SAM riboswitch aptamer (S box leader) from Aerococcus kribbianus, 98 nucleotides, folded computationally. The sequence is in RNAcentral, with records from Rfam. Rfam family: SAM riboswitch aptamer (S box leader). About the family: The SAM riboswitch is found upstream of a number of genes which code for proteins involved in methionine or cysteine biosynthesis in Gram-positive bacteria.
[in-house]
């Protein structure tokens, strides 16, 4: 990298430093964030999705060790059916397989 499974309407930073104009996955149409400082990197803090530890008969609880995450529903919609809505596709995260 590929495949499989599960989850994605919740939660958590107005953080500090460097940096200096972009960013919100990709295409399109919107909308929003950004010199009151974007992306990226570092530090600290926090959240608790999966794995892990402990408690536990099962539900569940707890810790924060490993990944991860910390504006807006995966920001909204676009593909199918459809009256709200449901599904599909794509993406993200985790675990496993090779």
């Nucleotide at each position: 990298a590929a495949c499989u499974u599960a989850u994605c309407c919740a939660g958590a930073g107005u953080a500090a430093g460097u940096g200096g104009a972009g960013g919100g996955a990709a295409u399109u149409g919107g909308c929003c964030c950004g010199a009151c400082g974007a992306a990226a990197c570092u530090u600290c803090a926090g959240c608790a999705a999966c794995c892990u530890g402990c408690c536990c008969c099962u539900a569940g609880g707890u810790a924060a060790g490993g990944u991860g995450c910390u504006a807006a529903a995966u920001c909204c919609a676009a593909c199918u059916c459809a009256u709200u809505g449901a599904g599909a596709g794509a993406g993200a995260u985790a675990a496993g397989u090779c």